[in-house]
RNA sequence: GGCGCCAUGGUCAAGAGGUCAAGACGUCGCCCUCUCAAGGCGAAAUCACGGGUUCAAUUCCCAUUGGCGCUG
Numbered sequence: 001g002g003c004g005c006c007a008u009g010g011u012c013a014a015g016a017g018g019u020c021a022a023g024a025c026g027u028c029g030c031c032c033u034c035u036c037a038a039g040g041c042g043a044a045a046u047c048a049c050g051g052g053u054u055c056a057a058u059u060c061c062c063a064u065u066g067g068c069g070c071u072g
Base pairs, nucleotide, nucleotide: 001071002070003069004068005067006066007065010025011024012023018055027043028042029041030040031039048064050062051061052060
């Protein structure tokens, strides 16, 4: 240099055109408890970035950035 894969809350991670963007851990609040832990209920918090296609993009296409792999 070429090709391929990946990027989603603090962490892990599902979703692959529409409806509330699931779930786990963590955090916060309430309940329970003499207290703590465990348990129950609830809440906040996420689509790397810029374009394009579309009535509608986290999802499809292109470029960029970062990571990983294969290879001249």
Predicted 3D model of a 72-nucleotide RNA (transfer RNA) from an Acidaminococcaceae bacterium.
Rfam family: tRNA.